[in-house]
Molecule: Bacterial RNase P class A
Organism: Alphaproteobacteria bacterium
């Protein structure tokens, strides 16, 4: 110096005039969402999506139990929890630093497997091959020829994948037919908390390949519905009127379904027409908060002292105008709140690693 990985940050500054919104403090007053003045404070790293996890609020429900849906899938650890996050293992991509994994199980069944190619589970299957000993045919009678009878799947072609893979020997030619060595199977042993690794041992070997993000086995987890949850206050109207089902105490309902055993309430439900409610106050912001420091961990994070109060709107508060500066300004506005995922994102700053080059 030029490329490339992985984490953080910040993403207009700065003044003047006038206006929002909310806490607080004082004053006045017609005691009201008054009204004025001081002080403090006022959108995000994703506020977006609504995709997971939950706090919290309601459900007369509460325990057991099953099936049904649904979520997750490798091992250990973090958390309140999760489909999340840390560390490992293993495959896989990449020189590499690092990335990716929708990562139990194909030997418990069933399905599926295009084109190509003989041929993809009917003891598969023979296109182009090889042998042709024995047996058969000719013949000039030569360890001759021929490829009909067999016999073979090792050679080629097709594909991701052809009934294990390289080499010997063997055989007529050939084959785990033997044999080394890997492959795989079945037992142990040793390291690890485990996933795993790695090493003997036996066994020629029926689990040809692939696919569960196909249906399936397996294991673990899961009540509903949701701030438009809910409480309260004020008002106002028609506990209206039809029709249909279940069922009437030996029974009915009680927020997935079904069973049981407890409670609690007396009916339970659907569809159709009409009527009132267009208010207000809570819920609403002190939190599994936030920063800093020590210790403990490899980390995720935990414990412990300080210190801090950081938005609470309701047709929706942060705006107008206007002076300097320069990075010329990107995606982009909270609505109950909080832990993640996802996608977006002009510039710009900062640590560390890796490859290439060149100098020393």
């Nucleotide at each position: 110096u030029c490329g490339g990985a992985a984490a953080g940050c910040c993403g207009g500054a700065u003044g003047g005039c006038c206006g929002c919104g909310c806490g607080u403090c004082u004053u006045c007053c017609u005691u009201g969402c008054g009204a004025a003045g001081g002080c403090g404070g006022g959108a995000g790293g994703a506020a977006a999506g609504u995709c997971c996890g939950g706090g919290c609020u309601u459900c007369a429900c509460g325990g057991a139990a099953a099936c049904a849906c649904g979520g997750c899938g490798c091992c250990g650890g973090c958390u309140a929890a999760c489909g999340g996050c840390c560390g490992g293992g293993c495959a896989g991509g990449g020189c590499g630093a690092c990335c990716u994994g929708a990562c139990g199980g194909a030997a418990a069944g069933u399905g599926c497997u295009g084109c190509a190619g003989a041929g993809a589970u009917u003891u598969a299957a023979a296109c182009c091959g090889c042998c042709g000993a024995u047996g058969g045919c000719c013949u000039u009678u030569a360890a001759g020829g021929c490829a009909c009878a067999g016999g073979c799947a090792a050679g080629g072609c097709u594909g991701a994948g052809a009934a294990g893979g390289u080499g010997c020997g063997g055989u007529a030619a050939g084959a785990g037919c033997g044999c080394a060595c890997c492959g795989c199977g079945u037992c142990g042993c040793u390291g690890g908390c485990a996933a795993c690794a790695g090493g003997g041992a036996c066994g020629g070997c029926a689990a040809u390949g692939g696919u569960a993000a196909a249906c399936c086995c397996c294991g673990c987890c899961g009540g509903a519905a949701g701030c438009a949850a809910g409480a309260c206050c004020a008002a106002a109207u028609a506990g209206g009127c039809g029709u249909c089902c279940c069922g009437c105490a030996u029974g009915g309902u009680g927020u997935u379904u079904u069973u049981c055993c407890g409670c609690a309430c007396c009916g339970g439900g659907g569809c159709g027409c009409g009527g009132g409610u267009a208010g207000g106050u809570u819920g609403c912001u002190a939190g599994a908060g936030g920063u800093c420091u020590g210790c403990g961990g490899u980390a995720a994070c935990g414990c412990a002292g300080a210190u801090c109060c950081c938005a609470g709107a309701u047709g929706a508060a942060u705006g107008g105008c206007u002076g300097u500066c320069c990075c010329c300004g990107a995606c982009a506005g909270a609505a109950c709140c909080c832990g993640g995922c996802u996608u977006a994102c002009a510039g710009g700053c900062c640590u560390u690693c890796u490859g290439g080059c060149u100098u020393u």